A computed fold for a 473-nucleotide part of an RNA from an uncultured bacterium, annotated as small-subunit ribosomal RNA, 3' major domain. Model confidence (mean pLDDT): 83 of 100.

Context: one part of a larger RNA
RNA sequence: UGACGGGGACCCGCACAAGCAGUGGAGUAUGUGGUUUAAUUCGACGCAACGCGAAGAACCUUACCAGGGCUUGACAUCCAACUAACGAAGCAGAGAUGCAUUAGGUGCCCUUCGGGGAAAGUUGAGACAGGUGGUGCAUGGUUGUCGUCAGCUCGUGUCGUGAGAUGUUGGGUUAAGUCCCGCAACGAGCGCAACCCUUACGGUUAGUUGCUACGAAAGAGCACUCUAGCCGGACUGCCGUUGACAAAACGGAGGAAGGUGGGGAUGACGUCAAAUCAUCAUGCCCCUUACGUCCUGGGCUACACACGUACUACAAUGGCGUCCAACAAAGGGGAGCAACAGAGCGAUCUUGAGCAAAUCCCAAAAAGACGCCCCAGUUCAGACUGCAGGCUGCAACUCGCCUGCACGAAGUUGGAAUUGCUAGUAAUCGUAGGUCAGCAUACUACGGUGAAUACGUUCCCUGGCUUUGCACU
Repeated sequence: UGACGGGGACCCGCACAAGCAGUGGAGUAUGUGGUUUAAUUCGACGCAACGCGAAGAACCUUACCAGGGCUUGACAUCCAACUAACGAAGCAGAGAUGCAUUAGGUGCCCUUCGGGGAAAGUUGAGACAGGUGGUGCAUGGUUGUCGUCAGCUCGUGUCGUGAGAUGUUGGGUUAAGUCCCGCAACGAGCGCAACCCUUACGGUUAGUUGCUACGAAAGAGCACUCUAGCCGGACUGCCGUUGACAAAACGGAGGAAGGUGGGGAUGACGUCAAAUCAUCAUGCCCCUUACGUCCUGGGCUACACACGUACUACAAUGGCGUCCAACAAAGGGGAGCAACAGAGCGAUCUUGAGCAAAUCCCAAAAAGACGCCCCAGUUCAGACUGCAGGCUGCAACUCGCCUGCACGAAGUUGGAAUUGCUAGUAAUCGUAGGUCAGCAUACUACGGUGAAUACGUUCCCUGGCUUUGCACU
């Protein structure tokens, strides 16, 4: 100088408190541990691993296992010889592959017509390829975390024998090392803030595919909605009080918006030998008829159990049925989205208008209204199971999703403990997208309805600053 203290002072934060909804109990989904297995590939392990890498394991993926194959190799460059390339049907085989330099096929450029060349292939010889093999404690790059916390430093000067100190401490103030005042310091840099995107108001320009009057269309128009460019607008700017004549705080006016308006992007110096050699790159080590590579089948989906994260419930603020069926936003669509019509109880099928989309389609938004149920293990709940079907795809047994009928388990609000959240938030309700042939209770985004509570900082936890002790550095 730091680190540490169940030392002190001050301050912040859904940290506690005040509230709301959960988790922990049940069933299922999913991840992990463990166990099992020929294999259950590998990584991630307090917060900061465990719906994580994986934005989607039937084959492929795939790295694992069993078996069948290859050995200059599935992939790249170089040399030589030969052949243009390409190469069907057929037979054997689980396939890879083999018959096979098969039958066939003769192209492009140059030519002195002898041939040469390019591309591609086969064979041979090695140089080499290849490795999701090891080491993240050899590394680059990328990432998490403290933490969007307010800190971390430097130049010159000064002080100290020196390590170092000062500045950065003090008095106020702020979300902030934010600003003001003071001061042996004066300045500066990385951070903070601002500049960026979005949202909330207005103006202006533009007007189709949008909008308007209408039952509908044609035609007309661009006032309104909307779309998308450019501007304006918010700055403690104005008033009052407090304050030290400061910074600022509190109240008020005007205003769509008030004190960083809401949200996002943005992550200082560093910490954890944190994570990743399996994204990629890479040193060294290791394998080289195998730790490389091709294929078939299996496995990653096992199951006494334990934990995490979710979904569905236990019901009447509900369940079911019927009719009326009201009101979004944001997305996606060509090997695609698919209307209308028809068939089917339904999943779905047939046909295929329109649409590379403000035009057409996905598309029905759902929570809503009326009737029945009458507190029951029920008209709650839906696991599990049987039968019959549908879709995708070479293929649905291991191991997909969906539909109909039947079956109808646990569960009556959950111990100790523990999590999230301060406003268009929590809670609740649906919608879309990526991945994707198919497969979503996950993830990411979108809107609808829409609360309660916050006295406050004594205490628990995290962090910042200062001071003190110290057996650590």